RNA sequence: UCCACGAACAGGCAAACCCGUAGUAAUGCGGGGACGCAAAGCCAGUGCCCAUGCACAGCCAUGGGUCGAACGGUUGCCGAA
Repeated sequence: UCCACGAACAGGCAAACCCGUAGUAAUGCGGGGACGCAAAGCCAGUGCCCAUGCACAGCCAUGGGUCGAACGGUUGCCGAA
């Protein structure tokens, strides 16, 4: 130094819930709040969710959402065994 790994330290993120706000919805954003997280950073490819449509119930189409279920891609902090 790299790979694997995850004790400690520093710094980081922020579930449920509450308030406000945008949206038909999934869900997003701001504030409060911490259940947790070493990728709980990023990417919507697989998957999942919502809306609409129909040759109507499905290996369908279109649009939207979700990476804090999981897989995949990519980048990355700290450094003991």
Background
Predicted 3D model of an 81-nucleotide RNA (c-di-GMP-I riboswitch aptamer) from a Pseudomonadota bacterium. Its mean pLDDT, the model's own confidence on a scale to 100, is 80. Of the family's consensus pairs, 95% are formed in the model. Lineage of the source: Bacteria > Pseudomonadati > Pseudomonadota.